[in-house]
RNA sequence: UUGUGACAAAGGCAAACCCGCUGAAAGGCGGGGACGCAAAGCCACCGGUCUAAAGGAGAAUGUUUCUCCCAGGAUAGCGGGGCCGCCCGG
Numbered sequence: 001u002u003g004u005g006a007c008a009a010a011g012g013c014a015a016a017c018c019c020g021c022u023g024a025a026a027g028g029c030g031g032g033g034a035c036g037c038a039a040a041g042c043c044a045c046c047g048g049u050c051u052a053a054a055g056g057a058g059a060a061u062g063u064u065u066c067u068c069c070c071a072g073g074a075u076a077g078c079g080g081g082g083c084c085g086c087c088c089g090g
Stems, first nucleotide, its partner, number of pairs: 001090003005087001012037002017032006035077001041083003045080003048075003055069006
């Protein structure tokens, strides 16, 4: 510097599900647990997706309820991009 990561070793992470905490929700965190992962390490910059508390609009209503819109919330284990890195091969 490079890689459809084939062999090996040392290790790493942890989906679903269950329990607890947290949040309006999506989700997050901790414990158990392993579907998988060579970046399943880190970053919401672009696209996607999820949620809609606050806010906005409307309807019913007689004081609350419902519907719609919306990200400044979430997802890095949806894709792209950026940053950093172990081993192995060339």
Molecule: c-di-GMP-I riboswitch aptamer
Organism: Gammaproteobacteria bacterium